[in-house]
RNA sequence: UUCUUAUCCAGAGAGGUGGAGGGAUAGGCCCUGUGAAACCUCGGCAACAGAUUCGUAAUGAAAACUGUGCCAAUUCCUACAGGAGUACCUGAGAGAUAAGAA
Numbered sequence: 001u002u003c004u005u006a007u008c009c010a011g012a013g014a015g016g017u018g019g020a021g022g023g024a025u026a027g028g029c030c031c032u033g034u035g036a037a038a039c040c041u042c043g044g045c046a047a048c049a050g051a052u053u054c055g056u057a058a059u060g061a062a063a064a065c066u067g068u069g070c071c072a073a074u075u076c077c078u079a080c081a082g083g084a085g086u087a088c089c090u091g092a093g094a095g096a097u098a099a100g101a102a
Base pairs, nucleotide, nucleotide: 001102002101003100004099005098006097007096008095013042014041015040016039017038021031022030023029025079026078027077028076043071044070045069048067049066050065052062053061054060075094080091081090082089083088
């Protein structure tokens, strides 16, 4: 990088450095000098995989040790198709994360 499978309306931030961008892309709409990105420290959330304990016929439950992940807004909304007819619904696509494979 590609493929497969699963999930994505829940949850969880302070400090320091830094100094203008950020929210994947485009449009919108937002966040941001009351300090963006990035990095560091500490903290937290979750429970995908491994390990542990308990349990079931099976699916599981607890916990948070290890590997990840995450901590504005539903993946911020939309994008394509169908329904519907002005405000939505469903599915797909795209994206993200995990696990496995090449």
RNAcentral holds the sequence, with entries from Rfam and Ribocentre.
The RNA shown here (SAM riboswitch aptamer (S box leader)) has 102 nucleotides and comes from Heyndrickxia ginsengihumi.
Its Rfam family is "SAM riboswitch aptamer (S box leader)". Rfam describes the family as follows. The SAM riboswitch is found upstream of a number of genes which code for proteins involved in methionine or cysteine biosynthesis in Gram-positive bacteria.
Its mean pLDDT, the model's own confidence on a scale to 100, is 83.